[in-house]
A computed fold for a 353-nucleotide part of an RNA from a bacterium, annotated as small-subunit ribosomal RNA, central domain.
Context: one part of a larger RNA
RNA sequence: UUGGGCGUAAAGGGCUCGUAGGCGGCUUGGUAAGUCGGUCGUGAAAGCCCGGGGCUUAACCCCGGGACGCCGGUCGAUACUGCCAUGGCUUGGGUCCGGUAGAGGAGAACGGAAUUCCCGGUGUAGCGGUGAAAUGCGCAGAUAUCGGGAGGAACACCAGUAGCGAAGGCGGUUCUCUGGGCCGGUACCGACGCUGAGGAGCGAAAGCGUGGGGAGCAAACAGGAUUAGAUACCCUGGUAGUCCACGCCGUAAACGUUGGGCACUAGGUGUGGCGGACUCAUCAACGUUCGCCGUGCCGAAGCUAACGCAUUAAGUGCCCCGCCUGGGGAGUACGGCCGCAAGGCUAAAACUC
Numbered sequence: 001u002u003g004g005g006c007g008u009a010a011a012g013g014g015c016u017c018g019u020a021g022g023c024g025g026c027u028u029g030g031u032a033a034g035u036c037g038g039u040c041g042u043g044a045a046a047g048c049c050c051g052g053g054g055c056u057u058a059a060c061c062c063c064g065g066g067a068c069g070c071c072g073g074u075c076g077a078u079a080c081u082g083c084c085a086u087g088g089c090u091u092g093g094g095u096c097c098g099g100u101a102g103a104g105g106a107g108a109a110c111g112g113a114a115u116u117c118c119c120g121g122u123g124u125a126g127c128g129g130u131g132a133a134a135u136g137c138g139c140a141g142a143u144a145u146c147g148g149g150a151g152g153a154a155c156a157c158c159a160g161u162a163g164c165g166a167a168g169g170c171g172g173u174u175c176u177c178u179g180g181g182c183c184g185g186u187a188c189c190g191a192c193g194c195u196g197a198g199g200a201g202c203g204a205a206a207g208c209g210u211g212g213g214g215a216g217c218a219a220a221c222a223g224g225a226u227u228a229g230a231u232a233c234c235c236u237g238g239u240a241g242u243c244c245a246c247g248c249c250g251u252a253a254a255c256g257u258u259g260g261g262c263a264c265u266a267g268g269u270g271u272g273g274c275g276g277a278c279u280c281a282u283c284a285a286c287g288u289u290c291g292c293c294g295u296g297c298c299g300a301a302g303c304u305a306a307c308g309c310a311u312u313a314a315g316u317g318c319c320c321c322g323c324c325u326g327g328g329g330a331g332u333a334c335g336g337c338c339g340c341a342a343g344g345c346u347a348a349a350a351c352u353c
């Protein structure tokens, strides 16, 4: 609790959809609730302000006048807001038509390289590993090399300062299903919009449940080294897990540490998508140039404590939501809700500096 703030000092909810609510384009008429004005009432006294008076003064007291947020009645004003007409409009928003880029999502099938293992051939004494070693593997034939087979996981190059998605995230190829965007047309609807407390859905990794799968990697664990020690870093092994199906969990440096929407405010230069114009004898490519959408860099004004931001704002404004209010205690205790559990969400105080 007003105010001031939230890129890095405390502070943007992980993301989206959406309920209530808040806010809302141009225009016509009505109404007069908000708003504004007049007038009347009410607004006790004391107190307050002004003038006067009484105690020797003052405080104090007495008299007169004024003022009094607000509230009510009545008459009026109609710019703005609201309400009514469900009236009009097309710029916001949506629909439609024609194009178009993309690792957007789901399912299925297929492919090659590599690692490991198994079988067979060649072949012989080492291999492996490190800073150096050792554990380990190997004459029961390893390593190396050739042929064949099995299985799982991940997809080199292309690859980008690139693209797509609301975020998490998405990368071999093909097929099926499917979401969104952008550009052009301006045919249709006619404010249908923005935000969004609660709520719902989605949500990396790890973790959990049931069932499968298991090549490589690898918490735990074992051994070898290192070391004063070495519950580590290095090495040899290695189980959960990593993978699949279904169901949970609901967290993160879920970060651009920057909520969403709309409008406005110098430029320059890359790049992705689409379209227009010019150049060219024509189409196309290339080139030049313009517009819209996205994504980077550099920079004017402005902003900023500085760093920096700067038409993708952290500038200038408006609307809506979330959040902060010294450090520790503590994102803890208690309670509640959720979860199989792990735990999550909500969230203090004593005390102390």
Stems, first nucleotide, its partner, number of pairs: 003325004007307002012321001014202004021195003025089003028085004033081002035077007048066007092192001093189003096185005104178007111155001116150007126137002163170002207248006216242002221237004259320006267298012302309002326353003335346004